[in-house]
């Protein structure tokens, strides 16, 4: 080089056209003689970046960046 797949919270991932969620961390609280574990509750994003389609884009198209993965020449 080519070809395929992924890129969303602090971490693991869902969601695939119509105001973004889960667990799990972080932080308050209850509960305990304390601490684990259990219950509530708050926090927490430029959905990679440009750009194009559209009334309307995390979603759909292109491009570029990145990750993984297969293929392939040359040595």
């Nucleotide at each position: 080089g080519c070809c395929g797949a992924c890129u969303u919270a602090g971490c693991u991932c869902a969601g695939c056209g119509g105001u973004a969620g889960a667990g799990c961390g972080c932080c308050c609280g209850c509960c305990u003689u304390g601490u684990a574990a259990g219950c509530g509750g708050a926090u927490g994003g430029u959905c990679a970046u440009c750009g194009g389609u559209u009334c309307g884009a995390u979603u759909c198209c292109g491009a570029u960046a990145g990750u993984c993965g297969g293929c392939u020449c040359c040595a």
Description
This is a predicted structure of a 75-nucleotide RNA (transfer RNA) from Chthonomonas sp. UBA1950. Model confidence (mean pLDDT): 81 of 100. Lineage of the source: Bacteria > Armatimonadota > Chthonomonadia > Chthonomonadaceae > Chthonomonas.